[in-house]
RNA sequence: GGGGCGAUAGCUCAGUUGGUAGAGCACCUGCUUUGCAAGCAGGGGGUCGCCGGUUCGAAUCCGGUUCGCUCCA
Numbered sequence: 001g002g003g004g005c006g007a008u009a010g011c012u013c014a015g016u017u018g019g020u021a022g023a024g025c026a027c028c029u030g031c032u033u034u035g036c037a038a039g040c041a042g043g044g045g046g047u048c049g050c051c052g053g054u055u056c057g058a059a060u061c062c063g064g065u066u067c068g069c070u071c072c073a
Stems, first nucleotide, its partner, number of pairs: 001072007010025004019056001027043005049065005
């Protein structure tokens, strides 16, 4: 320098045909307990890496770009 894969909640990751962004764990509140843990009920938390384009509408399609992993040179 070139190719491939990846970037979505605090962490690990889903997201099907472009049509309201989700799960588990974690966190907060309540119930339960002498207390803790577990359990049950509820709740908060998102620039979908960034910029631009297409579209009525983009996490999803297109272009550029940053970072990480990997392969080639």